[in-house]
RNA sequence: AGGGUUUGAUUCUGGCUCAGGACUAACGCUGGCGGCGUGCCUAAUACAUGCAAGUCGGACGGGAAUUUCUGGUAGCAAUAUCAGAAAUUUCAGUGGCAAACGGGUGAGUAAUGAAUGGGUAACAUACCCAGAAGAUUGGGAUAACUUUCCGAAAGGAGAGCUAAUACCGAAUGUGAUAUGAAAGACCCAAGUUUUUCAUAUCAAAGGAUGGCCUCUGCUUGCAAGCUAUCGCUUCUGGAUUGGCCCAUUUCCUAUCAGCUUGUUGGUGAGGUAAUGGCUUACCAAGGCUACGACGGGUAGCCGGCCUGAGAGGGUGUUCGGCCACACUGGAACUGCGACACGGUCCAGACUCCUACGGGAGGCAGCAGUAGGGAAUUUUCCGCAAUGGGCGAAAGCCUGACGGAGCGACGCCGCGUGAAGGAUGAAGGCCUUCGGGUUGUAAACUUCUUUUGGCAUGGAAUAAAGCCAUUAAAAAUAAUAUUUUUAGUGGUUGACAGUACAUGCAGAAUAAGCUACGGCUAACUCUGUGCCAGCAGCCGCGGUAAUACAGAGGUAGCAAGCGUUGUCCGGAUUCACUGGGCAUAAAGGGCUUGUAGGUGGUUGAAUAAGUCAGUUGUGAAAUCGUCCUGCUUAACAGGACAAUUGCUUCUGAUACUAUUCAGCUUGAGUGCAGGAGAGGAAAAUGGAAUUUCCGGUGUAGCGGUGAAAUGCGUAGAUAUCGGAAAGAACACCAGUAGCGAAGGCGGUUUUCUGGCCUGCAACUGACACUGAGGAGCGAAAGCCAGGGGAGCAAACGGGAUUAGAUACCCCGGUAGUCCUGGCUGUAAACUAUGCACACUAGGUAUAGGAGAUUUAUGUCUUCUGUGCCGCCGGUAAUCCAUUAAGUGUGCCGCCUGGGGACUACGGCCGCAAGGUUGAAACUCAAAGAAAUUGACGGGGGCCCGCACAAGCGGUGGAGCAUGUGGUUCAAUUCGACGCAACGCGAAGAACCUUACCUGGGCUUGACAUGCAUUUGAAAGCCCAUAGAAAUAUGGGCCCUCUAUCCGAAAGGGUAGACAAUUGCACAGGUGUUGCAUGGCUGUCGUCAGCUCGUGCCGUGAGGUGUUGGGUUAAGUCCUCUAACGAGCGCAACCCCUAUCGUUAGUUGUCAGCGGGUUAUGCCGGACCCUCUAACGAAACUGCCUGGUUUAACCAGGAGGAAGGUGGGGACGACGUCAAGUCAUCAUGGCCCUUAUGUCCAGGGUUACACACGUGCUACAAUGGCAGACACAAAGGGCUGCGAGACCGUGAGGUGGAGCCAAUCCCUAAAAGUCUGUCUCAGUUCAGAUUGGAGUCUGCAACCCGACUCCAUGAAGCCGGAAUCGCUAGUAAUCGUGGAUCAGCUACGCCACGGUGAAUACGUUCCCGGGCCUUGUACACACCGCCCGUCAAGCCACGAAAGUUAUUUGUACCAGAAGACGCCCAUCUAACCGUAAGGGAGUAAGCGGACAAGGUAUGAAUAAUGAUUGGGGCUAAGUCGUAACAAGGUAGUCGUACCGGAAGGUGCGGCUG
Repeated sequence: AGGGUUUGAUUCUGGCUCAGGACUAACGCUGGCGGCGUGCCUAAUACAUGCAAGUCGGACGGGAAUUUCUGGUAGCAAUAUCAGAAAUUUCAGUGGCAAACGGGUGAGUAAUGAAUGGGUAACAUACCCAGAAGAUUGGGAUAACUUUCCGAAAGGAGAGCUAAUACCGAAUGUGAUAUGAAAGACCCAAGUUUUUCAUAUCAAAGGAUGGCCUCUGCUUGCAAGCUAUCGCUUCUGGAUUGGCCCAUUUCCUAUCAGCUUGUUGGUGAGGUAAUGGCUUACCAAGGCUACGACGGGUAGCCGGCCUGAGAGGGUGUUCGGCCACACUGGAACUGCGACACGGUCCAGACUCCUACGGGAGGCAGCAGUAGGGAAUUUUCCGCAAUGGGCGAAAGCCUGACGGAGCGACGCCGCGUGAAGGAUGAAGGCCUUCGGGUUGUAAACUUCUUUUGGCAUGGAAUAAAGCCAUUAAAAAUAAUAUUUUUAGUGGUUGACAGUACAUGCAGAAUAAGCUACGGCUAACUCUGUGCCAGCAGCCGCGGUAAUACAGAGGUAGCAAGCGUUGUCCGGAUUCACUGGGCAUAAAGGGCUUGUAGGUGGUUGAAUAAGUCAGUUGUGAAAUCGUCCUGCUUAACAGGACAAUUGCUUCUGAUACUAUUCAGCUUGAGUGCAGGAGAGGAAAAUGGAAUUUCCGGUGUAGCGGUGAAAUGCGUAGAUAUCGGAAAGAACACCAGUAGCGAAGGCGGUUUUCUGGCCUGCAACUGACACUGAGGAGCGAAAGCCAGGGGAGCAAACGGGAUUAGAUACCCCGGUAGUCCUGGCUGUAAACUAUGCACACUAGGUAUAGGAGAUUUAUGUCUUCUGUGCCGCCGGUAAUCCAUUAAGUGUGCCGCCUGGGGACUACGGCCGCAAGGUUGAAACUCAAAGAAAUUGACGGGGGCCCGCACAAGCGGUGGAGCAUGUGGUUCAAUUCGACGCAACGCGAAGAACCUUACCUGGGCUUGACAUGCAUUUGAAAGCCCAUAGAAAUAUGGGCCCUCUAUCCGAAAGGGUAGACAAUUGCACAGGUGUUGCAUGGCUGUCGUCAGCUCGUGCCGUGAGGUGUUGGGUUAAGUCCUCUAACGAGCGCAACCCCUAUCGUUAGUUGUCAGCGGGUUAUGCCGGACCCUCUAACGAAACUGCCUGGUUUAACCAGGAGGAAGGUGGGGACGACGUCAAGUCAUCAUGGCCCUUAUGUCCAGGGUUACACACGUGCUACAAUGGCAGACACAAAGGGCUGCGAGACCGUGAGGUGGAGCCAAUCCCUAAAAGUCUGUCUCAGUUCAGAUUGGAGUCUGCAACCCGACUCCAUGAAGCCGGAAUCGCUAGUAAUCGUGGAUCAGCUACGCCACGGUGAAUACGUUCCCGGGCCUUGUACACACCGCCCGUCAAGCCACGAAAGUUAUUUGUACCAGAAGACGCCCAUCUAACCGUAAGGGAGUAAGCGGACAAGGUAUGAAUAAUGAUUGGGGCUAAGUCGUAACAAGGUAGUCGUACCGGAAGGUGCGGCUG
């Protein structure tokens, strides 16, 4: 820091998504150790059990126990018991202090809260500190206790006794408070404060403990005395902690816009520590709100934490500050402090006990339980430390706290060994079979011992306090006592036998998880076969998956690793930093104007903003820097910095602001002129249309692509005259004018708005914009009343069509017009808000002014309207002084596509509807501009037997052949528009042959290797069985080479050959041509296809290759930001046309000679022809004309040939997943006693039918018969086969010659001449069938060809449609060859003979090329795509209603408690001798008040028969609306209509 994803590719817009960090986390797999942290986010649900707040005997009385002492009694005594005293301990009670802290939780709370900063002159503060002053004198109770009684219990009632630091009276008053007076200080004011005086009111516990005898009292000693300490009272000050008030900030929602009656203020009173409607009575009618009141939803706030470059965004766990709460609701009491978590009272819900009469309880304290949940710990140890309460203290209490336990929940650290070790072991995996990889990894050798285990030692945290003791000081009469200070010694550890240290043995106890298509580091094999599955996005999977599953390997992290969830980031994707709005989402339809925002120029004042310094604060912790302590780190300690904020005071005054005084340039006024479809009203005019009347006139008119409906003999159309009516205003007319926009068009008049120019007289910033508001606002539409000629939704009819609810035609109603009212929308568009300023020009036009000029004009300037065009901008297109440039001010609007110009709610409307305006759900795109193609029922140019002009065919018949279909045991397979179909097949009777039936074989019909056995095996011949393959038997042969041993015979070893058996393997025309190679077809012999460098463009790309000419041609020329080049074109190659040279056999024969009935037959010659090698020749070279000069074109000359002479070979980049796995080769898959292989027979030859390609015909340009003539090119030894003879013939016999310019096939045929037939199913045509044969072959039945005789079918020129051909071509005639035993050949390939017609021309059909245009296509029009209907799934709206929650209003109700009233048949303290009084309490009453109830609204949520549209879903139905002129241009608004897309009307727009 970016990446992936829209496209064929590109740039942009724009969303989705990923990589990072962080969690109070959870889940999956796995798990060695330690340190430090952290641990109910859900049910503020309910809780068993234990503990969490007590302490003080040095405040008080009493009980109990123990000890000691004294005395009594009993006993010999120990001892027991009774009484008293003292001491110690302890218990409940009275009393004091604490319990308001500490601890928990986050329900409520959007402000009665929090944060920050202020105020309190409007207040309080127990304990603590300092200071001042005091503590005099009395009194009556009460608990405990005793006793009686009630109750199951909890508890309670009566009577009696008693104490205090409990309670009460009186005194004193340093003083405090209140009132009054005087003086001073402060203060804006209210008021505060100091001093003095007067009046009134107000205190206390001289108590507790220790010591002592100096004083006092009694006098041994003790005390009421003294003394020390603690305590008590009043006041002042401090410190601390609080209360209250103010300012600023503090979430979402306007589909919540008005709220409020104690409400806002005042006066009096009450209340409080204190201000205040805090409360109350009266008075006034205020108060809040667009700077968001009121309502609804959500939420504890902050320091901080996470993220981020920052600004921000998110968050509020642990720790710290504040607040709120304590089962739910209400209330007060006590107290310095509470309206009180472990207090009280009441109401409610729930739980428990009960003797049924009544009672008890509140874990959101620590543990723990149940429940909920994806999910969160031990019913632990200790007060040793820190802190708190009480106490004089010891001490007690403390689930605060310190620790331990559990959990990888997080962070941090450590380990699972280290070094050496290559026969690169084995095994695994892969493999091109060679090897590679796992991999120095292991084994093995040496070493170490962290961790874990065992053993031994063993902390710091401990300071204080307390005890003992020493010394000093103070108080004092004192050496006592106490206190303080200093020193010495002693005592106290939960954690913990832990940390740590040392020793011992031993590599010993310790590695997983995820990923590996791209993003994103990391690749192979096997399995699977759109299945199973994966997936964060793009997307993988349909038989070769680096994407699924497994394995091997690799990558990453590591005691963890992944997944899920949430937040920030990336996202400049809400943009303050830091975005946009012509076409991508987005400028309001236009104007006016309120609030608001902004505002020209000069001077002065102020100092609010602003700036500088300064004061206080911004708690601590956290973060940062530095240092330090734990072995390191996490963690912890210290110092500094920071805390960007608020605040105090002082200063500055440029800018903004405020106030004052000016100015004229902004703005406005005035005066003089000017143009105009600006608006409203009235009047008026002619042309046209229609209708009516009349005349003339006759059969049609009208309408269309063509028609018909319609009108017309009842007289139309046409034409003439007259009349009526309504609407609109030709020409002028113009990217001309006017208006804010919508919009405005005959002429005239009246009224009226705005604009422009000139002058520079006046005002003196009066301005710009403008949320809400108000007004205007095309067409359609609505209401009421008129009007209605034409046009014309709807509707009717006629056509078209598969249909035609359309396009076309004939009619036709609303409407269109007027008046009045409503509606308020349009592609209301320049898709471009308004205003101001600045920034090159040129040109056209409208309206003015000025200068100059005789004038047309020219120049200058202002205001409009257009075009072109720099700079600049833009993604590009394009914009460009009329900005989309550069700036300023203000307003409106946008934030992915769909859902949705929708729903609900509100407002408006008579309605139609408008305006405001979501969500669920769904997709990974939707979109803009431009590029290259492709396509168009777009355009231009050009070509081609493409059409046209011609000639001949096919399609009809018969036959041949191929295909489809059907049939069959099998009819083997492939080829399917052109570019399959006489194609693979240049030869299916067997073979071929791949198919079928049947019979056999299994290392095999064929190849190689190894092992084994054999050498009488194999092979050859014969026989038998069999359809054959094959099997059995007999016969023949009965091995070879090298070497060793041996005298030899013979034997051994190795090898060759052949066979048996076995193992590897063979074999497959089995599958995939969509895994492939090679080969081929096709567009197309079309003229195209590209590259290098340069240039243009952000880029895809463009240029070149386009343009102007020209050509068969991207052929050439010319122009040119292109210059060159390559593959194609052409040429080079072959054949052919002319000539020459050379050569002359097998070819030829002119001349010479010989010879024959005849023939180059012979000698000879090579002149010619020919043969076959080399050359020549043609190049627009020459001439004329045209063109631009050129290329080139037209004509001409010469020439055998003339403008590529004719033909062939030759096929660019590429397209069609074109064809072929059955020519061959080949990956993968499949079969292996069969899908291999051998054999026999059958089939590929079937036959209702359909199609393609051909042959033969239909006849006289012919048939038949006879005679005669002229080729080229091929082939021939398993061959061609002459002459001769036989046969009607196919053919046979026979064999000359020829391995070929020699011989043979070989006869050319059409043709020419003569004759005949005479238009007919024929002397045409020859199918079919019968008979007889020939030939090939092992074999012609299925299933060959040919011959002869006989037979003699259809057919008389072929519908729609369609094919070939432009010259030696078509047509027609025959000839040869390959394959091949033969042949189905009429096919194919080649050869020559005879030999035409026509082309005006490019409008149309088809195909192609170039340029251009549109595009929503890119699998590229066989494209894309819209809507209804049908099916499934999903979410949502409406709905008679139903249910729940919250809440408003009205009324009922009224517990406890406080307040007020009233105060007894009650009462200790005071007064009083007493009676009684005073004072107080209970009870009673009153107004408010919680729960609860009734009635009626509102809001929200859930649900609801049915219903509505929407979304999604490979292959459903109907059409084809849109994209090309999309076949009727599209589209916006509106209205009507229609199965549906949609159609039509009216007006608008060009996208």
This is a predicted structure of a 1551-nucleotide RNA (small-subunit ribosomal RNA) from a metagenome.